[in-house]
A computed fold for a 99-nucleotide RNA from Parvibium lacunae, annotated as TPP riboswitch aptamer (THI element).

RNA sequence: UCUAUUCGGCAGGGGUCCGCGCCCUUAGGGUUGCGGUGAGAAAUACCCUCUGAACCUGAUGCGGACAAAUCCGCCGUAGGGAGCCGAGCCAUCUCUUCU
Repeated sequence: UCUAUUCGGCAGGGGUCCGCGCCCUUAGGGUUGCGGUGAGAAAUACCCUCUGAACCUGAUGCGGACAAAUCCGCCGUAGGGAGCCGAGCCAUCUCUUCU
């Protein structure tokens, strides 16, 4: 000087579904309750920040399960997508000292 994993600080991005019950009710909407899945289903918590599947588009997609649902898989070596600073292993260079 550079610097991986990592650590710290501040900042930013994202999703919030399905079913039952209850209320209003033409459809449908609301809901503090319960169940399903999950890290997370409005918690200020969870996840993710370019080594980016957090998340969005494709998508009123396709297949399999289920009471139902991105519940599981494909799509996906597709396209997008939000970050900086500091510390810092190894390594390299220069100087000094000793031999």